[in-house]
RNA sequence: GUCCCGUUCGUCUAGCCAGGUUUAGGACACUUGGAUUUCAUCCAAGAGACAGAGGUUCGAAUCCUUUACGGGACG
Numbered sequence: 001g002u003c004c005c006g007u008u009c010g011u012c013u014a015g016c017c018a019g020g021u022u023u024a025g026g027a028c029a030c031u032u033g034g035a036u037u038u039c040a041u042c043c044a045a046g047a048g049a050c051a052g053a054g055g056u057u058c059g060a061a062u063c064c065u066u067u068a069c070g071g072g073a074c075g
């Protein structure tokens, strides 16, 4: 330098191929409340995310382009 893959709550991850249908779901962690003498544990509730920009479309986490970051192959 060329090409390929990836980027979603604090962490891990589903959904992307094949656009629309609960508030983008789940586990752990966190917060609050309850049960328990207390802790642990259990129960209930809550907060929390689509890497940035642009485009296509009535509609984009999903398709396209580009940038950034990470990984890989070739030279």
Base pairs, nucleotide, nucleotide: 001074002073003072004071005070006069007068010028011027012026013025020058030046031045032044033043034042035041051067052066053065054064055063
A computed fold for a 75-nucleotide RNA from Verrucomicrobiia bacterium DG1235, annotated as transfer RNA. RNAcentral holds the sequence, with entries from ENA and Rfam. It matches the Rfam family "tRNA". Rfam describes the family as follows. Transfer RNA (tRNA) molecules are approximately 80 nucleotides in length. Its family is annotated with triplet codon-amino acid adaptor activity in the Gene Ontology. By type it is a transfer RNA. The source organism's lineage runs through Bacteria, Pseudomonadati, Verrucomicrobiota and Verrucomicrobiia.